[in-house]
Molecule: Bacterial RNase P class A
Organism: bacterium
RNA sequence: GAAGUCCGAAACGCGGCCGCUGCCCGCCCUUUCGGGGGCGGGUGGAGGAAAGUCCGGGCUCCACAGAGCAGGGUGCUGGCUAACGGCCAGGGGGGGUGACCCCACGGAAAGUGCCACAGAAAACACACCGCCGAUGGCGGGCCGGGCCUCCGGGCCCGGUGCGCACAGGCAAGGGUGAAAAGGUGGGGGCCGCGAUCCCGUUGCGGCCUGAAAGUAAGAGCCCACCGCGGUCCCGGUGACGGGGCCGGCCAGGUAAACCCCACCCGGAGCAAGUCCAAGCAGGCGGCGUUGAAGGUUGCUCGCCGAGCCGCCGGGUAGGACGCUUGAGGGUGCCGGCAACGGCACUCCCAGAGUAAUGGUCGCGACGGCGCCCCCGGCAACGGGACGCGCCGACAGAACCCGGCUUAUCGAGGGCUUCCCGC
Numbered sequence: 001g002a003a004g005u006c007c008g009a010a011a012c013g014c015g016g017c018c019g020c021u022g023c024c025c026g027c028c029c030u031u032u033c034g035g036g037g038g039c040g041g042g043u044g045g046a047g048g049a050a051a052g053u054c055c056g057g058g059c060u061c062c063a064c065a066g067a068g069c070a071g072g073g074u075g076c077u078g079g080c081u082a083a084c085g086g087c088c089a090g091g092g093g094g095g096g097u098g099a100c101c102c103c104a105c106g107g108a109a110a111g112u113g114c115c116a117c118a119g120a121a122a123a124c125a126c127a128c129c130g131c132c133g134a135u136g137g138c139g140g141g142c143c144g145g146g147c148c149u150c151c152g153g154g155c156c157c158g159g160u161g162c163g164c165a166c167a168g169g170c171a172a173g174g175g176u177g178a179a180a181a182g183g184u185g186g187g188g189g190c191c192g193c194g195a196u197c198c199c200g201u202u203g204c205g206g207c208c209u210g211a212a213a214g215u216a217a218g219a220g221c222c223c224a225c226c227g228c229g230g231u232c233c234c235g236g237u238g239a240c241g242g243g244g245c246c247g248g249c250c251a252g253g254u255a256a257a258c259c260c261c262a263c264c265c266g267g268a269g270c271a272a273g274u275c276c277a278a279g280c281a282g283g284c285g286g287c288g289u290u291g292a293a294g295g296u297u298g299c300u301c302g303c304c305g306a307g308c309c310g311c312c313g314g315g316u317a318g319g320a321c322g323c324u325u326g327a328g329g330g331u332g333c334c335g336g337c338a339a340c341g342g343c344a345c346u347c348c349c350a351g352a353g354u355a356a357u358g359g360u361c362g363c364g365a366c367g368g369c370g371c372c373c374c375c376g377g378c379a380a381c382g383g384g385a386c387g388c389g390c391c392g393a394c395a396g397a398a399c400c401c402g403g404c405u406u407a408u409c410g411a412g413g414g415c416u417u418c419c420c421g422c
Base pairs, nucleotide, nucleotide: 001418002417003416004415005414006413007412012364013363014362015361016360017359018358020045021044022043023042024041025040026039027038028037029036030035047394051405052404054403055402056401057400058399059269060268061267062266071265072264073263074262075261076090077089078088079087080086091105092103093102094101095100106260107259111258112257113254114253115252128174129173130170131169132168135167136166137164138163139162141160142159143158144157145156146155147154148153182226183225184224185223186222187221188208189207190206191205192204193203194202195201196200227249228247229246230245231244232243233242234241235240273321274320275319276318282312283311284310285309286308287307294304295303296302328347329346330345331344332343333342334341335340366392367391368390369389370388371387373384374383375382376381
């Protein structure tokens, strides 16, 4: 210098003017005395994600003896937490040269289902190419024996080291596939005798080496190592790791397919819900049509007048609460690898209900682009400072918290790999 990887923060600042909104104070107006309104002043006023509403909890109402079924979720271990599908630390597996990253990571020997295409065969295996063809078959040669003969030979039987690849054997290799019934490697050397004219190959016997000495070719048939299963020992709280011994290993893959196992989960959500409560309707009581209430002049009479008054329960409009002091923030110390916890001090930091948190101007900072200027260069282009102009990310609380995920600007730091220079 380039490429990469991880982490913790920040989310332009200051001021003027004009507004919005919660609270407090003062003055004025109004009132049914609870309050309401106006003006002025002070003070607080979005986020790291306020978002998606994907998990978890608090809170509220409803339901609920207990147990089970159904349904949903989670799924290595230990810890943290109010709880979690979150976080921390660790184990195992996978990817990367590496920093580092990814994994729903219980069970496929309880049962069921599925496994496209290709391929011979996809699960009570199979045989396309290939290899073999011991055994049996066919053909031929040779050897031995027997029988017949017209003496040329013919026929039969037995043996055999040749050929074919018909029956059959094999599954090592090729080929197919995401996946093919665990994987890799090895299964020898020398001598003698025999078969064939010899070489080569091969049969039998003996010896040697070796972990083992297979076959026609092969194959756990035998051996070694890895894997797998069982068992024992050691280390670890545990997941698990290491080692010894035993077993050739008859049960492919798939459970974010059904399913089985273990654990967890009652439902709805602040339009939850609680309180107050006009009007209308209802219930009960009283008074009244033998003139009530009310009106008519303050009272009495007279006149008009058919309903009036009180209480109660539920509850609409409306109002209030829920509402923001909380698993809260900051600083310091202590415990812990960490997540986190404890103690002390300190701070109060939006709370609306058509829903405020805004607009504008100036100065300054940072970054980007353009113009102008300077330097190098023929040029393309590279580097640099002042000034001017333009632009500045994602996005906005609505009961509150803990997470996850997604969106997003520009910087900083740790680490890794490679290249160059000293």